[in-house]
RNA sequence: GGGUGUAUAGCUCAGUAGGUAGAGCAUUUGACUUUUAAUCAAGUGGUCUUAGGUUCAACCCCUAAUACACCCA
Numbered sequence: 001g002g003g004u005g006u007a008u009a010g011c012u013c014a015g016u017a018g019g020u021a022g023a024g025c026a027u028u029u030g031a032c033u034u035u036u037a038a039u040c041a042a043g044u045g046g047u048c049u050u051a052g053g054u055u056c057a058a059c060c061c062c063u064a065a066u067a068c069a070c071c072c073a
Base pairs, nucleotide, nucleotide: 001072002071003070004069005068006067007066010025011024012023013022019056027043028042029041030040031039049065050064051063052062053061
């Protein structure tokens, strides 16, 4: 220098042939228990890496950029 892949909740990851985003763990509150743990119930937490574009509507399609990993030279 060229190319490929990844980027979504505090962490690990789903998500879909475009229709206002989910799970597990963690965390908070309550129940239970002498207490802790465990268990059960409920809740909180995300401008889906950034900036443009297409569209009535974008995590999803197009372009560029950034970070990381890998391949080629």
Molecule: transfer RNA
Organism: Cyanophora paradoxa